Molecule: c-di-GMP-I riboswitch aptamer
Organism: Virgibacillus indicus
RNA sequence: CUCAGUAAAAGGCAAACUUAUUGAAAAAUAAGGACGCAAAGUCACAGGUCUAACGCUUUUGGCUAAGAUGGCUGGAUUGUCUGG
Repeated sequence: CUCAGUAAAAGGCAAACUUAUUGAAAAAUAAGGACGCAAAGUCACAGGUCUAACGCUUUUGGCUAAGAUGGCUGGAUUGUCUGG
């Protein structure tokens, strides 16, 4: 440097749910809490999915992302241990 893996060792993150706050919502943040994760570290570039405020419309409805999602997939990038 590269490939593979989590048996061992040191650790790390934190689903659902609850409370508070923000937000039109999806959802996010903080605390508690652990379903799980070898990148469940970081990045919204591409695709997918979610919401639909504004806007449009055939107006009890439907469409729409410059919003959200990295714990949906791909990609980029940084990194621990062991073995080849």